[in-house]
A computed fold for a 331-nucleotide RNA, annotated as Bacterial RNase P class A. The gene name in the source record is rnpB. It matches the Rfam family "Bacterial RNase P class A". Rfam classes the family as a ribozyme. Model confidence (mean pLDDT): 78 of 100.

RNA sequence: GAAGCAAGCCAGACCGCCGCUGGGGCGAUCACCGAAAGGUGGCCCUGGAGGAAGGUCCGGACUGCACAGGGCAGCGUAGCAGGUAACACCUGUCCGCCGUGAGGCGAGGAUCAGAGCAACAGAGACGAGUCGGGGUUUUCGAAAGAAGGCCCCGGGUGAAACGGGCAAUCUCUACGCGCAGCAAUACCAAAUAGGCACACAUUGAUCCGGCCCGGUGAGUGUGCGGGUAGGUAGCACCGAGCCGUGUGAGCGAUCCACGGCCCAGAGGAAUGGCGGUCACGCCGCGGGCAACCGCGGUGCACAGAAUCCGGCCUAUCGGCUUGCUUCACUC
Numbered sequence: 001g002a003a004g005c006a007a008g009c010c011a012g013a014c015c016g017c018c019g020c021u022g023g024g025g026c027g028a029u030c031a032c033c034g035a036a037a038g039g040u041g042g043c044c045c046u047g048g049a050g051g052a053a054g055g056u057c058c059g060g061a062c063u064g065c066a067c068a069g070g071g072c073a074g075c076g077u078a079g080c081a082g083g084u085a086a087c088a089c090c091u092g093u094c095c096g097c098c099g100u101g102a103g104g105c106g107a108g109g110a111u112c113a114g115a116g117c118a119a120c121a122g123a124g125a126c127g128a129g130u131c132g133g134g135g136u137u138u139u140c141g142a143a144a145g146a147a148g149g150c151c152c153c154g155g156g157u158g159a160a161a162c163g164g165g166c167a168a169u170c171u172c173u174a175c176g177c178g179c180a181g182c183a184a185u186a187c188c189a190a191a192u193a194g195g196c197a198c199a200c201a202u203u204g205a206u207c208c209g210g211c212c213c214g215g216u217g218a219g220u221g222u223g224c225g226g227g228u229a230g231g232u233a234g235c236a237c238c239g240a241g242c243c244g245u246g247u248g249a250g251c252g253a254u255c256c257a258c259g260g261c262c263c264a265g266a267g268g269a270a271u272g273g274c275g276g277u278c279a280c281g282c283c284g285c286g287g288g289c290a291a292c293c294g295c296g297g298u299g300c301a302c303a304g305a306a307u308c309c310g311g312c313c314u315a316u317c318g319g320c321u322u323g324c325u326u327c328a329c330u331c
Stems, first nucleotide, its partner, number of pairs: 001327010012278007020048007030041004050302001054313002057311005062181004074177005079093005094108001095106004109172002114170002116166002130155011185233004195224006207215002239262001241261006248255002280299008
């Protein structure tokens, strides 16, 4: 210098103006919406997308239902050891394969329990037996010889031919798993319909605007309870939390100790728009031998939280850092 391998990081920065949204404080205890439950409105302070928020593929937290114990079925996992709340994840290591190498990949238990499967070629492919030669024997034949059985050797086909392969085919073994999911679930709670209890009702309740007459003619009134619309909580959280530090323990995943921090949360769903300066990439023009400089234009990926968390997988413009490998050259 070229070509690679592994691990990690960034995902434009700042300023101004205008908005959206969560939380806290203050405040009239006011106004509006609503039957109620509850919600909305002012000012100030403060928080406001990601490394994947994505796919919803695993594992958990949480919630409801179920549940004495055991077994079957079903689903899943599979060298060995460790980590973790748990896992199909992660780490270390053995073995196998790939690579010159740094490294990468692997559903890697069992085929003397049983079953199933194997393209093409080949006579024959999982219990079938071909061709040639030799030996021996049986039958027929006067003989020459012919036909058959058994054994041995050799050839041909093919990945594989009485000897194996496949368990990502069933199966066996060991271990794990109850079912559903925040549209879970809990609470508050209309209208209408229906339910239950009590009271009054053909000895006429109720209704016809208050009373009387008259009419009507089987329900009426009160209370309770369940569910729905609607509302609130779950739900933004002191936690499997985040950030540092350590001659801490350990090869490592990870754990431990100490210090600091509180870090998005809606519910048709906020996290935005405009302007300016700077940085970066590309294009054009001009200058310059060149590195590069100036001006103008343009671009800045994948994508966007929806109960939360740990993983896996997939998408991703451009760029940076560290360690290592191979080859070539120079000293």